Predicted 3D model of an 82-nucleotide RNA (c-di-GMP-I riboswitch aptamer) from Desulfosporosinus sp. OT. The sequence was found by an Rfam model in a public genome assembly.
RNA sequence: UAACGACAAAGGCAAACUUGGUGUAAACCAAGGACGCAAAGCCACGGGUCUUCCUUAAGCUGAAGAUAGCCGGGUUACCGUA
Numbered sequence: 001u002a003a004c005g006a007c008a009a010a011g012g013c014a015a016a017c018u019u020g021g022u023g024u025a026a027a028c029c030a031a032g033g034a035c036g037c038a039a040a041g042c043c044a045c046g047g048g049u050c051u052u053c054c055u056u057a058a059g060c061u062g063a064a065g066a067u068a069g070c071c072g073g074g075u076u077a078c079c080g081u082a
Stems, first nucleotide, its partner, number of pairs: 003081003012037002017032006035069001041075003045072003048067006
């Protein structure tokens, strides 16, 4: 440095839900709260899912968003090595 994540050690993050706020919405922010997580740190590049608008009988298509705790990928990183 890479790979790996058993026994550890120090820690970290924070699902659902509640309260307040933002947004048409999906959803996001803060506080509380812990289901879980070895990247549940960061990034919308690819796919998936969700929302809005145009269009349509409906759908497809197009545009604009959301989701990193859906998957893949990129990148950074603590401890250690059965």